This is a predicted structure of a 181-nucleotide RNA (Lysine riboswitch aptamer) from Scopulibacillus darangshiensis. It was read from a public genome assembly, where an Rfam model found it. The coordinates come from a structure-prediction model, not an experiment, and the mean pLDDT is 78. Taxonomically the source falls in Scopulibacillus (Bacteria, Bacillota, Caryophanales, Sporolactobacillaceae).
[in-house]
Formats: sequence, structure tokens, C1' cells
RNA sequence: AGUAAGGAUAGAGGUGCAAAGUCCAUCAGUACACAAUUUGAGGAUAAUGAGAUCCCAUGACGAUUGUGGAAAGGGGAAUUUGCCGAAGCUUUAAAGAAUCUCAUUGGUCUUGAAGCUGGGUCUGCUAUUGAAUAAAUACAGAACUGUCAUAUAGGAAACUAUAUGGAGGGCUAUCUCACGC
Repeated sequence: AGUAAGGAUAGAGGUGCAAAGUCCAUCAGUACACAAUUUGAGGAUAAUGAGAUCCCAUGACGAUUGUGGAAAGGGGAAUUUGCCGAAGCUUUAAAGAAUCUCAUUGGUCUUGAAGCUGGGUCUGCUAUUGAAUAAAUACAGAACUGUCAUAUAGGAAACUAUAUGGAGGGCUAUCUCACGC
């Protein structure tokens, strides 16, 4: 020179991922408040049961009409920030917090563990969540795209094109360590 593996650092994919606040539409003429009429005994606190507290014949719950009238979650646009298992999903599994108390169930949030997905797009009134035919997630399919490998063709080579296949624990670059000279 070179060789096998490990470690470290830096990068790439592009309608790339996520977060934050601003604006906009939707949520919705809904919830809610007040007034009038009607009805006539229960009503509120996630569901059920028990309790506790509060409201109620000075009219509960409900219905109709009128006046006024939101918000959160989710979505879109641009901007800023952090990044490239970025991030998302699942639970077969664990701990904690909040809710008037206890029990059971459910949902929400936080943290850790394991597993899956290279990436985005479109289609599927298939399922779930959701106010929604928006959107998201899961599943299935379709082509597209990046990367590596193999084969064929072109080329001096680097590489390019086509086809097939794999997966991010990957790929590219550099350094380091070990062997060897």
C1' cells in the first nucleotide's frame, strides 16, 4: 500500500419532520346568559352505585319565541426556532398527576420500556377519533423519489440508463483504533 471489525465527528434525501406565537376560516348563530309563554318535580358535579354539598312550587328538568352571543381541540397561510428516528404509531407493559369523597370503568396529561415505519403524494364513504364529506391515525393498493447491492448496456475511468431486490441498527465523507508492511 492494504485488510476485518469497533468508536467518534460531519453530512444528504424534500410538497422532509416537529414546535412556538400571529392572522384567517370552521367550530356556530352552537354552548351559555337574560326575558316572556308553557309544563309541573326533580336537577348539577365524565358513566354507574353510595355519600356529601348546592339549586328548586318565590317553579327544577324540558319545550317554544325573542335579545345578546363565545371558547378549546382540530385545519390553512406565511414567519421564526430546533432538527434528519427528524417524527409518528401500537401496547402485549409499568409508575405518577388532576376530577367534591369512596369503589369500578373510561378518557386526558407526564415519564420510562419494548416493537414497527427510508420519505412524501394519490386512491379506498375499510375502520377509529372528530361538529365535519376538513384533518389525523391504522390497513391495503398505485406510481414517484433518495440510498445501497446485483445484473445488463454505454464509457479509459468516474459515472449514466434500465431492471430486480433490501432497509435508517442504513448510506456518504473524514478521523481514530487494531492487524500488517